Model confidence (mean pLDDT): 85 of 100. c-di-GMP-I riboswitch aptamer from a soil metagenome, 84 nucleotides, folded computationally.

RNA sequence: AAAGGCAAACCCGGCGAAAGCCGGCGACGCAAAGCCACGAGGCUACAGCGCGAUACACCGCGCCACGCCAGUCGAGCCGCCGAA
Numbered sequence: 001a002a003a004g005g006c007a008a009a010c011c012c013g014g015c016g017a018a019a020g021c022c023g024g025c026g027a028c029g030c031a032a033a034g035c036c037a038c039g040a041g042g043c044u045a046c047a048g049c050g051c052g053a054u055a056c057a058c059c060g061c062g063c064c065a066c067g068c069c070a071g072u073c074g075a076g077c078c079g080c081c082g083a084a
Base pairs, nucleotide, nucleotide: 005030006029011024012023013022014021015020028071034077035076038074039073040072041069042068043067048063049062050061051060052059
């Protein structure tokens, strides 16, 4: 080089409180856009805690990861093809 790979957004279906995830469709991009939440960072806040004179419940606001993001960066792990 070539073969081959992955698949953003939108839309549809499902799961979830949400963030988001899974499947379909679809290609914005990707040479690790393979795996992994260990470090930095980001998103969400059901539950919990606090406040709202009185506060059991409801409701609102704040805090909070035990939930997420590997297609934000770093570390770690593993790995396909192979022309000249």